[in-house]
């Protein structure tokens, strides 16, 4: 220099004019004037955890879902850090569908003799027979095929085979050393050698009440019942996914006709907040001090307009809030490592 890997930052700027939502103070009949503050990194998706509200005081058992190495972090999690195991890359780095296939069930197409209680087409050996062919062993060659029941070198054999033997890898068993662990690692007996997919069904562990700010609280206001059924402690009805048991509430329940309201307040932003220093961890994150208050609409608030600058403006607008994933995206900045070429 180049070429990559990770990580964090910004999101057009500075003035001025009118205009718009909030909050606070001042005036003040309506209303006005003033100071501050006003859409994102994803506000989107509604995919995951929640906080908060209500049933509700709220237990068990099946259904039903969710995760799926160990260890930590968090208010939880599928999130995120470390690490161990597997696979990519030279490498920095990433990615992981990460417990079980001898518990059962299923798939594995064509080819191939045989695709899991596999299996004889070519080949080899032996045996009859003039021949042609026929019996018989064999799985080491060869051939199909993504994939053929361990390699590799001998011993034996009619020919061969782990059918014996060294040696290597797998399993198993046990012992030793490191590590919280997950696992590394080493040794020793054993011929034990039986694919693949479970992000197929299922087995196993562990983990889960529903429902949702339109949750839910107050205030204000209007009006009109009738019919049928079943019930009143011998219990109709109810008890927020579904059934069943236990409890617990209970005099109304349910199911047609048919009338009347639809307004207002708080919920609603001071919180698992930001920022900046220190301390403790490899990190993620957390102690501790000090500083700030950063939108709350609700026929739903950011617009027009001058000038300059320069990134020429992508994807895009909060409605209960927060942590996180995934998605769309113009364009800039900054630190860190990894390869390669080059000069000194």
């Nucleotide at each position: 220099c180049g070429a990559g890997c990770c990580a964090g930052c910004c999101a057009g700027g500075u003035g001025g004019u009118c205009g718009c939502g909030g909050u606070g103070c001042g005036c003040a009949u309506c209303g006005c004037g003033u100071a501050c503050c006003g859409a994102g990194g994803a506000a989107a998706g509604u995919c995951c955890g929640g906080a908060c509200u209500c049933c509700a005081c709220a237990g068990a058992g099946c259904a039903g879902g969710g995760u799926g190495g160990u260890g930590g972090g968090u208010a939880a999690c599928a999130c995120c850090c470390a690490c161990c195991c597997g696979g990519g890359g030279c490498g920095a780095c990433c990615c992981g569908c990460g417990g079980g296939a001898a518990a059962g069930u299923g798939c594995c197409a064509c080819a191939g003799a045989g695709a899991a209680c596999a299996g004889a087409c070519c080949g080899c050996c032996c045996c009859c027979g003039u021949g042609a062919g026929g019996g018989g062993g064999u799985a080491a060659g060869g051939g199909u095929g993504a994939a053929a029941c361990g390699g590799c070198g001998g011993u034996g054999u009619a020919a061969g085979a782990g059918a014996c033997c060294a040696c290597c890898g797998g399993c198993a068993u046990c012992c030793c050393g490191g590590g919280c662990g997950a696992c590394c690692g080493g040794g020793a007996u054993g011929g034990c050698c039986a694919g693949g997919c479970a992000a197929a069904c299922c087995c196993c562990a562990c983990c889960c009440g529903g429902a949702g700010c339109a949750a839910g609280a107050c205030c204000a206001g209007a009006c009109a019942g009738g019919c049928u059924g079943c019930g009143u402690u011998c219990g109709a009805g109810g008890g927020u996914u579904g059934c069943u048991c236990g409890c617990c509430c209970g005099a109304g329940c349910a199911g047609c006709c048919g009338g009347g309201u639809a307004g207002g307040u708080c919920g609603c932003a001071c919180c698992a907040g930001g920022c900046g220093g220190u301390c403790g961890g490899c990190a993620a994150c957390g102690g501790c001090c000090g500083u700030c208050g950063c939108a709350g609409a609700u026929g739903g608030a950011u617009g027009a307009u001058c000038a300059c600058c320069c990134g020429c403006g992508a994807c895009a607008g909060a409605a209960u809030c927060c942590g996180g994933c995934u998605u769309a995206u113009c364009g800039g900045c900054u630190g860190g490592c990894u390869c390669g070429u080059c000069c000194c």
Molecule: Bacterial RNase P class A
Organism: Naumannella cuiyingiana